Small-subunit ribosomal RNA from Pseudomonas sp. YJARG-1, 1384 nucleotides, folded computationally.

[in-house]
RNA sequence: CAGUCGACGGCAGCACAGACGAGCUUGCUCCUUGGGUGGCGAGUGGGGGACGGGUGGGGAAUACAUCGGAAUCUACUCUGUCGUGGGGGAUGCGAAAGGGUAACUUACGCUAAUACCGCCUACCACCUACGGGUGAAAGCACGGGAUCUUCUGACCUUGCGCGAUUGAAUGAGCCGAUGUCGGAUUAUCUAGUUGGCGGGGUAAAGGCCCACCAAGGCGACGAUCCGUAUCUGGUCUGAGAGGAUGAUCAGCCACACUGAAACUGAGACACGACUCAUACUCCUACGGGAGGCAGCAAUGGGGAAUAUUGGACAAAGACCGCAAGCCUGAUCCACCCAUACCGCGAGGAUGAAGAACGCCUUCGGGUUGUAAAGCCCUUUUGUUGGGAAAGAAAUCCAUCUGGCUAAUACCCGGUUGGGAUGACGGUACCCAAAGAAUAAGCUCCGGCUAACUUCGUGCCCGCAGCCGCGGUAAUACUAAGGGUGCAAGCGUUACUCGGAAUUACUGGGCGUAGAGCGUGCGUAUGUGAUCGUUUAAUUCCGUUGUGAAAACCUUGGGCUCAACCUGGGAACUGCACUGCAUACUGGGCGACUAUAGUGUGGUAGAGGGUAGCGGAAUUCCUGGUGUAACAGUGAAAUGCUUAGAGAUCACAACGAACAUCCAUGGCGAAUCCUGCUACCUGGAUGACACUGACACUGAGGCACGAAAGCGUGAACAGGAUUAGGAUUAUAUACCCUGGUAGUCCACGCCCUAAACGAUGCGAACUGGAUGUUGGGUGCAAUUUGCCACGCAGUAUUGAAGCUAACGCGUUAAGUUGAACGCCUGGGGAGUACGGUUGCAAGACUGAAAUUCAAAGGAAUUGGAGGGGGCCCGCACAAGCGCAAGAGUAUGUGGUUUAAUUCGAUUCCACGCGAAGAACCUUACCUGGCCUUGACAUGUCGAGAUCUUUCCAUAGAAGGAUGGGUGCAUUUGGGAACUAGAACACAGGUGCUCCAUGGCUGUCGUCAGCUCGUGUCGUGAGAUGUUGGGUUAAGUCCCGCAACGAGCCCAACCCUUCUCCCUAGUUCCCAGCAUGUAAUGGUGGGACCUUUAAGGAGGCCGCCGGUGGCAAACCGGAGGAAGGUGGGGAAGGCGUCAAGUCAUCCUGGCCCUUUCGGCCAGGGCUACACACGUUCUACAAUGGUAGGGACAGAGGGGUGCAAGCCGGCGACGGUAAGCCAAUCCCAGAAACCCUAUUUCAGUCCGGAUUGGAGUUUGCAACUUGACUCCAUGAAGUCGGAAUCGCUAGUAAUCGCAGAUCAGCAUUGCUGCGGUGAAUACGUUCCCGGGCCUUGUACACACCGCCCGUCACACCAUGGGAGUUUGUUGCACCAGAAGCAGGUAG
Repeated sequence: CAGUCGACGGCAGCACAGACGAGCUUGCUCCUUGGGUGGCGAGUGGGGGACGGGUGGGGAAUACAUCGGAAUCUACUCUGUCGUGGGGGAUGCGAAAGGGUAACUUACGCUAAUACCGCCUACCACCUACGGGUGAAAGCACGGGAUCUUCUGACCUUGCGCGAUUGAAUGAGCCGAUGUCGGAUUAUCUAGUUGGCGGGGUAAAGGCCCACCAAGGCGACGAUCCGUAUCUGGUCUGAGAGGAUGAUCAGCCACACUGAAACUGAGACACGACUCAUACUCCUACGGGAGGCAGCAAUGGGGAAUAUUGGACAAAGACCGCAAGCCUGAUCCACCCAUACCGCGAGGAUGAAGAACGCCUUCGGGUUGUAAAGCCCUUUUGUUGGGAAAGAAAUCCAUCUGGCUAAUACCCGGUUGGGAUGACGGUACCCAAAGAAUAAGCUCCGGCUAACUUCGUGCCCGCAGCCGCGGUAAUACUAAGGGUGCAAGCGUUACUCGGAAUUACUGGGCGUAGAGCGUGCGUAUGUGAUCGUUUAAUUCCGUUGUGAAAACCUUGGGCUCAACCUGGGAACUGCACUGCAUACUGGGCGACUAUAGUGUGGUAGAGGGUAGCGGAAUUCCUGGUGUAACAGUGAAAUGCUUAGAGAUCACAACGAACAUCCAUGGCGAAUCCUGCUACCUGGAUGACACUGACACUGAGGCACGAAAGCGUGAACAGGAUUAGGAUUAUAUACCCUGGUAGUCCACGCCCUAAACGAUGCGAACUGGAUGUUGGGUGCAAUUUGCCACGCAGUAUUGAAGCUAACGCGUUAAGUUGAACGCCUGGGGAGUACGGUUGCAAGACUGAAAUUCAAAGGAAUUGGAGGGGGCCCGCACAAGCGCAAGAGUAUGUGGUUUAAUUCGAUUCCACGCGAAGAACCUUACCUGGCCUUGACAUGUCGAGAUCUUUCCAUAGAAGGAUGGGUGCAUUUGGGAACUAGAACACAGGUGCUCCAUGGCUGUCGUCAGCUCGUGUCGUGAGAUGUUGGGUUAAGUCCCGCAACGAGCCCAACCCUUCUCCCUAGUUCCCAGCAUGUAAUGGUGGGACCUUUAAGGAGGCCGCCGGUGGCAAACCGGAGGAAGGUGGGGAAGGCGUCAAGUCAUCCUGGCCCUUUCGGCCAGGGCUACACACGUUCUACAAUGGUAGGGACAGAGGGGUGCAAGCCGGCGACGGUAAGCCAAUCCCAGAAACCCUAUUUCAGUCCGGAUUGGAGUUUGCAACUUGACUCCAUGAAGUCGGAAUCGCUAGUAAUCGCAGAUCAGCAUUGCUGCGGUGAAUACGUUCCCGGGCCUUGUACACACCGCCCGUCACACCAUGGGAGUUUGUUGCACCAGAAGCAGGUAG
């Protein structure tokens, strides 16, 4: 926040007439009194508190929405009619006496009414047995001439009121139809329940209530139950259909602390009424009381979050009143909040030195940017000052007039005039002044998505809507500069719709992506052939009523515009009444035969059920013969067997299954069905009759339903579990030996399978070709039948079309229409709970929490496969020889160290970078030194450079000292050089080859890798490049939707092998001369050899064969050479983030009196060990000694060095020749001849060690090489495993060179000498190429990926327990209240 009204008795407070008294100022003041008046607290009484305002807990229908209905009431209001007569007894307040803290209350006596109760009257209402009976009322106020009067009134009139009643309006109650959320893991519910008859009750119909009777009523079109929820007009969204929603405004409903109940009243079971009960709060004297903001403000609490304890009744409403008026947190205003919508502002023009700062930079500049400053204007807004509305004309007063009336009173209606009334608020609006003055932020900048750079950071900090970003160059983090977008806002969060055709009515799907029930029969439902007639339910068209207002839309108007407000219209697609039309659908009736069915006949068939019969094989039993094994396997063992097996012969027994025929053949709804015969039985098929739409589908329902499994019994030849033996790392397997359940049979359950064509059923339509099964027809025919047509199955290939593709394609996955089932991302999960079912095992139905950003399909390219086909390679095989064992050399790892510098690590690191570490090298360590530096450029000034000697020192560095004054010159100065100063800078073998270049390795000298155009495919891609041959080869030929081209291959190049021509010194010497002890030594010569320039030759060219008349292959001839003659160089596209920042270059980072530079010494050479690669051996095909032969290719001036002398030797001394086809290194060795050795740790082997030396070099200790003497390890051919090589190769033998002072008899690169064996072949190992195949791989099998366990208890679950909500049923107690009974 709901008070109001004087009808009533009255008078507490206020004011005033009047009256009494007093004072004096004599007309004023004071005192007392005064219900007489205005008024009025409390009370009696009336009407209103059932409206207005709030909220949405409950409620799934007693509600709401729409449309209808009949058996009702309705205060105030309007309308019509009639009445308002005459009486009575109480009571409140007050008075006076108590109780109680209080709330409140008791008793006594007085008194009033529009309070209450009778009587008269009764239009009318109700009741009626049609005679009748019953039931009302209230007065008050203004005014008034006559009359009467107790002088107050009576009376009259008007107004208001009251009683009865008619009609209307408004409001309310009741009934019906339709619509209104989710769940079937809620399927049955119901006893006043359903209906009837008769009563009661109500304003009124009714099981609303009661007695009696009947046994009904609702439900798969979802009852009952559970959960959730105010409903609607509307609102948001959407193209719409829809989806979501129900704030503000409007209508209905419900509620008022929670629960229950009634009273009053026209109306309530009542927000600011009553009674009772619970909970909570408060007061208390403990006895008892008070309260209900889901009214407006406000407070606390909760929360992410939501305002002022404001003003006014001025307007427009509500209540009361005759009215004035009162009251009104309804309402109108104001305050707070960018919460939303709308509008406005923050300035405009000019302005290049393109200022400065900032940022970036390729250092030139760019950008910020006409932006700023400057200059010239404007003044919305704000500030100051001034002016200033509309919202307010009714009520009221007065005038005039009409009505009422006896009346010019009163009252009512109208006219004209007047005054009063504004919360907002001095508000909207207008004018003036000064002055750019008072006014811009937020997000974002990797893609989606408009907008980019730098610094910092370094998988850290952090970002993130999705993908994702960040591990040292981040447009993705942070910051800055710049930019984009929006703008008094911007971004985030939450929610709804859209996009999402992602629940698909409009508008989706189900072969393989999710999805056809395992199969049939069949109920409900749905759908349904042809012709005629009728009807008019559906359908179509119109009329009428309704569909509140507001909103939306539209058209006008008003605020400066707009938002907003407002007038009109349209719309509200709906529901109901009614009229017409009749094509379609439906209903009724009558016909028809093309759907479908029935009867009659033969035929084919593993269709089903029952009974009987058969042979082969296995096993077992008995007997005979017979002897040592059998059996089994990849190989074995367990097992069986001298107690006679196995083998073989004969007889007998038993169970199970039915070889051949056998077939993308048949039958059946599916599961399934195979020896033969009989009986019973279902279906298919041809023709002809008959019935006349009888049909299709099919939720529930019913039946059938492999194998395994279960129950009872019977039977038992082969075999899960299990035992044993093997295999194996394991072997709960594969293999073997036994063998239980089961398999088989009878009866009864179970009800599932990749129960698959992963394709439900039935119907119609839409090009073909080719097989095959069963009927039929034509033709032919004595019979066997070639062929043709059409039907029903079954199969292959394919047009159109469809499909994501694969594929389907008259047996559709094509085109249509009918009904059914099922799907909606992956996992959790076909799980849990509940229910149904089962003997059980289980089956059917079937979620959620939670978690992920995917899971999946089809096809493509690659990779890989203990997939397939073809092919190649010293890949295997066939051979030869090594190595792995020994010792040594060398490299690496590891260890050690002050340092053992660094790099290289499967093949593709490890005798590698290093073609040569004592110093140097050298990068490492220790110590000593330098700091513009050992080296480069620039600046300054000075000096020529240079050089001798000495001191000290480990040396570098340093000190002292002597000599010397150049070159050119335009006379300023210059060039180069030296030391000095300061600064830019030098310098770095510091890091990163995962930032790079370049170079290199490897696959691999493997035959591959690609492109253009065309064609095919939605596309990735394919084709070409595949296929048939052939080759060393993608080499070539043929074919082909391909035609061409490029890189690689081959060839061109070098070398080698034969010949020719030319040339002839330093090479060569046949012929002719000449000479020596001997030698092309000499004259000559150019034949040969050779040298080095140019040519020839080899091309499958010729012949034969094979092949396709090709390419080519095989053989042969000729030839020095034969099929790329041998060797080399040459390495496609790419792979390995392969190697190298330590050759070099180089981005970034780092150091700068050091991570730079110089020097001495040390180290890189270490040594319990491990590995790689060599060398030398283990010996007789050998060793040793003596003698004797034959190369090629190289090198030589700080060099190679003959010869001679010395030394055992390394070597030393001396020295001719040679700048090399001339001289030297340089006497090659294996080999041949002779001798010796005779199988031993040796006359093998040479390590190690001792001694003595030589040589290079400043220097030989750490740490060189070589020589001589002495010493004489291991080793007697090498385990597993493994390497090289196919011909002048392996093996073996020596020679030379680079590097180099010296240092490799062992490395590397070359050279020649001697000189084999073997290749059946491609099964296997390794590597590679092509085609094909399946693929869950694509950092591509060193891939991907499953489960346990270990650890923990954060979450989830379990857990001894503990606690609570909702609901059902039964029972006990029971307040107030209402109704009844009894008593008073």

RNAcentral holds the sequence, with entries from ENA.
Lineage of the source: Bacteria > Pseudomonadati > Pseudomonadota > Pseudomonadaceae > Pseudomonas.
Its mean pLDDT, the model's own confidence on a scale to 100, is 81.